[in-house]
Context: one part of a larger RNA
RNA sequence: CUAGAGUUAAGGAACUCGGCAAAAUACAUACGUAACUUCGGGAUAAGUAUGACCACUGAGAAGUGGUGGCACAAGAGAGGUUCGGGCGACUGUUUACCAAAAACACAGGUCUCUGCUAACUCGCAAGAGGAAGUAUAGGGGCUGACGCCUGCCCGGUGCUGGAAGGUUAAGAGGAUUGGUUAGCAGGUAACUGCGAAGCUGAGAAUUGAAGCCCCAGUAAACGGCGGCCGUAACUAUGACGGUCCUAAGGUAGCGAAAUUCCUCGUCGGGUAAUUUCCGACCCGCACGAAUGGCGUAACGAUCCGGACACUGUCUCAACUCUAGACUCG
Numbered sequence: 001c002u003a004g005a006g007u008u009a010a011g012g013a014a015c016u017c018g019g020c021a022a023a024a025u026a027c028a029u030a031c032g033u034a035a036c037u038u039c040g041g042g043a044u045a046a047g048u049a050u051g052a053c054c055a056c057u058g059a060g061a062a063g064u065g066g067u068g069g070c071a072c073a074a075g076a077g078a079g080g081u082u083c084g085g086g087c088g089a090c091u092g093u094u095u096a097c098c099a100a101a102a103a104c105a106c107a108g109g110u111c112u113c114u115g116c117u118a119a120c121u122c123g124c125a126a127g128a129g130g131a132a133g134u135a136u137a138g139g140g141g142c143u144g145a146c147g148c149c150u151g152c153c154c155g156g157u158g159c160u161g162g163a164a165g166g167u168u169a170a171g172a173g174g175a176u177u178g179g180u181u182a183g184c185a186g187g188u189a190a191c192u193g194c195g196a197a198g199c200u201g202a203g204a205a206u207u208g209a210a211g212c213c214c215c216a217g218u219a220a221a222c223g224g225c226g227g228c229c230g231u232a233a234c235u236a237u238g239a240c241g242g243u244c245c246u247a248a249g250g251u252a253g254c255g256a257a258a259u260u261c262c263u264c265g266u267c268g269g270g271u272a273a274u275u276u277c278c279g280a281c282c283c284g285c286a287c288g289a290a291u292g293g294c295g296u297a298a299c300g301a302u303c304c305g306g307a308c309a310c311u312g313u314c315u316c317a318a319c320u321c322u323a324g325a326c327u328c329g
Stems, first nucleotide, its partner, number of pairs: 001324008010315002014313001019310001027051005036041001038145001052067006068072001080308007087300002092104002108143007120129003146295004151225003156222002158218005165213003171207002176202005183194004226244005253287001254284001265281005
């Protein structure tokens, strides 16, 4: 020096991104126990006292008296506590081997499909699951306890319904038409022209479903939820008015927020001093209502901030033990 362990004057987080690590707390009995709350909790809240042995008493719990030590929950084992806030209700689940969380799940809510040979899934099929179930059931999507709530827009996209009209495939249809040639005509011939039937091609009108166009409905479907100008008897602001555009112009609630660029916004609180934290303000670059909004007791190896206790984290380092390293063999 490395690793593990122990002790430390005075101070006590000054360390550090951060009390990381360590220390402290810890048991039993008795007393005592706040806000808040879903009345269950919170709660071992917090906080305080006592604890060995002997004698007597007592059913016991315990009481009274006495004795010893530095030390009596005598060793090991054995909660630190508290205040405020974010997120997620909760117990659970997860990246086997860098992430345990605010992610997933969840009970509850809602939409939608499905009438049974169900929808849906697997399989080429037979068949199987769904289910030996039957809409208080089953599948799928979203949301995520609970409380208060969940506004406006159906123009676009999707879905559902509609069927008058437009468009529209194969098929049906067969007007018209090409090729071939028995034959006829011309020619000395080669060959040329015409050409029925048959065979073989092309093929118009007409007919022809769903779909699309079209018409409605539907947002806890995908989604969306404005601009400019003026205006009150100080100023400022603008309840009010005008105008343009839109399918409709963001309601309640919340708001510098896990969202705020400017920004360390401004004010207040906490500190001697705080880009963090808490409370407000609202100028929301770019919150907002089941891609849920706002609250919320309890819960959390969660994240942020404060305090008490405690300490070698530090001021600032020292010593000791164990195992290495190192030296000698």
The part of an RNA shown here (large-subunit ribosomal RNA, domain IV) has 329 nucleotides and comes from Entomospira nematocerorum. Rfam family: Bacterial large subunit ribosomal RNA. Gene Ontology terms of the family: ribosome and structural constituent of ribosome. The RNAcentral record of the full RNA draws on ENA.